This is a predicted structure of a 480-nucleotide part of an RNA (small-subunit ribosomal RNA, 3' major domain) from a metagenome. The coordinates come from a structure-prediction model, not an experiment, and the mean pLDDT is 83. The full RNA is in RNAcentral, with records from SILVA. Rfam family: Bacterial small subunit ribosomal RNA.

[in-house]
Context: one part of a larger RNA
């Protein structure tokens, strides 16, 4: 100087407390461990691994296993030789591929005698230089990422002090979300962080009205049409919030309490933004890369299988256990997205998943698209039930060469556990929790996951003694 303390002081955070809803019990989904297996590919392991890499394993993916094949190779460059490329047929085969046959005379540039030559593109054969490796090492690395933590810290120059390591500044008194600001001070300044600048949302004004909108005038089944730019909305430019004003407290300060005005008030809400560093944290399987290893195999191609196994254990979720509910009928209100190898209206058929036919739309125009909880009416009457839907049987639909291993969905039947969950444990402070649907990425198909969107919409916070984590000062130390 740090680090540590079941030392002290001050302060903060859904850290506790006060509340609301969960997990832990059940069934299922999913990940992991373990076990099994020819293989169940690999990585990730307290917080910070475990719905994680994987924004989507039937084949492919795929790295694993079994079997069948190849050896200058599936891919790149160089050299030599030959040459239409492509395609099709037969035999063998699971395919990869092997053997045989048919057809045909490519494109561009230059020379130029108009059918030859040379070159380039492409294909085949050969030769070796080499290719190849999701093989090892993340403890050789780059890059990227997590975490402490959006915590308020981390440093430097000059000066001063100290023999020196170092100190001072950065400590102190206040204050703040903040090393934020004020005052003081052997310090004076400065940098990286904080804040602001950026995006979005909340109010108003101006500009502009099509595909959007419709107050008034006509018109229609319908903003449908004529018309209009007022309103909504769209998307550009501006205004607006600064403790600016008043008052009280405070050191005449920083600032704090209250108030006015205002759409908004003291960082208005949300996001992006992550200092010096820590964990030899994670990743050699995104990519790049040193070294090592492999080179008829640890490379490459193909078929089938596996990653989907199942006495069990754990994590994360979904659905429930019902009446604040289930069923049926009617009726209303979103936002944000996506769409041409696409979204697909209307109509017809089917109980349905869907099928047929087919309008429109490269989309503020058309479509996906029905929002669902809610509301109104009716039924059920406390039961393992008209709760719950697992499981299983049958019949189907769709995607796709192909749904056996191993897809999703529909219909009929079946109708399991479950009556609110031990110890323990998690999230959340407001348009939040809870609850209700909607869309998107990936994607042929496949979502209870992820990412986004809106609808309805709470309770509680006395307080900081305690648990956890963190910041500053101080103290002890046989630790570095």
């Nucleotide at each position: 100087u740090g680090a540590c303390g079941g030392g002290g002081g001050c302060c903060c955070g859904c850290a506790c407390a006060a509340g609301c809803g969960g997990u832990g019990g059940a069934g299922c989904a999913u990940g992991u461990g373990g076990u099994u297996u020819a293989a169940u590919u690999c990585g990730a392991c307290g917080c910070a691994a475990c719905g994680c890499g994987a924004a989507g394993a039937a084949c492919c993916u795929u790295a694993c296993c079994u079997g069948g094949a190849u050896u200058u190779g599936a891919c790149a460059u160089c050299c030599u030789c030959u040459u239409g490329c492509c395609a099709c047929c037969c035999u063998g085969g699971a395919a990869a591929c092997a053997g045989g046959g048919u057809u045909u005379u490519u494109u561009c540039c230059g020379a130029c005698u108009u059918g030859u030559c040379g070159g380039a593109a492409g294909a085949g054969a050969g030769u070796g230089a080499c290719a190849g490796g999701u093989g090892c090492u993340g403890c050789a690395u780059g890059g990227c990422u997590g975490u402490c933590g959006u915590c308020a810290g981390c440093u430097c120059g000059u000066g001063u002090c100290g023999u020196g390591a170092g100190a001072u500044g950065u400590u102190g008194g206040g204050u703040u979300a903040a090393g934020u600001c004020c005052c003081g001070c052997a310090a004076c300044g400065a940098g990286c962080g904080c804040a602001a600048c950026c995006c979005u949302u909340g109010u108003c004004u101006c500009u502009a009205g099509u595909u959007g909108c419709c107050a008034g005038u006509a018109u229609u089944a319908a903003g449908u049409u004529a018309g209009g730019g007022a309103c909504u909305c769209u998307a550009g430019a501006g205004a607006g919030a600064c403790u600016g004003c008043c008052u009280c407290g405070g050191u005449u300060a920083a600032c704090g309490g209250g108030g006015a005005g205002g759409a908004a008030g003291g960082u208005g809400g949300g996001g992006a933004u992550g200092a010096c560093g820590u964990c030899a944290a994670g990743u050699c399987c995104u990519c790049a890369u040193g070294g090592c290893c492999u080179u008829u195999a640890u490379a490459u191609c193909c078929a089938g299988g596996g990653c989907u196994a199942c006495a069990c254990a754990c994590g994360u979720g979904c659905u429930a256990c019902a009446a604040u509910g289930g069923g049926c009928u009617g009726u209303a209100c979103a936002a944000a997205g996506g769409g041409u190898a696409g979204c697909u209206a209307a109509c017809u058929c089917g109980c349905g998943a869907g099928a047929g036919c087919a309008c429109g739309c490269c989309a503020a125009u058309c479509c996906c698209a029905a929002a669902a909880a809610a509301c109104a009416g009716u039924u059920c009457u406390c039961a393992g039930u008209u709760c719950g839907g697992a499981u299983u049987g049958g019949a189907g639909u769709c995607u796709g060469c192909a749904a056996c291993u191993c897809g999703a969905c529909u219909c009929c039947a079946u109708g399991a556990a479950g009556u609110u969950g031990g110890a323990a444990u998690c999230g959340c402070u407001a348009g939040u929790a809870a609850u209700c649907g909607u869309g998107g990425a990936u994607c042929a198909g496949c979502a209870u996951g992820c990412c986004a969107c809106g609808g309805u919409g709470a309770a509680u916070a006395c307080g900081u003694u305690c648990c956890c984590g963190g910041g500053c000062c101080u103290u002890g130390u046989a630790c570095a």